[in-house]
RNA sequence: GACCGUGUGGCCUAACGAAUAAGGCGUCGGACUACAGAUCCGAAGAUUGCAGGUUCGAAUCCUGUCACGGUCG
Repeated sequence: GACCGUGUGGCCUAACGAAUAAGGCGUCGGACUACAGAUCCGAAGAUUGCAGGUUCGAAUCCUGUCACGGUCG
């Protein structure tokens, strides 16, 4: 340098082009407990790497770009 793959809450993982982007862990609050853990209830946390485009509608399709991984030279 060329090509391929991946990028979604703090972490891990879902989501046929259409529903309020779903779940687990973790965090916070409450119940329980002498305290803690376990368990139960509740809450916060994502403009889906970034910027455009297509579409009535995009996490998903297209283009560019960035980061990481891989193959080739």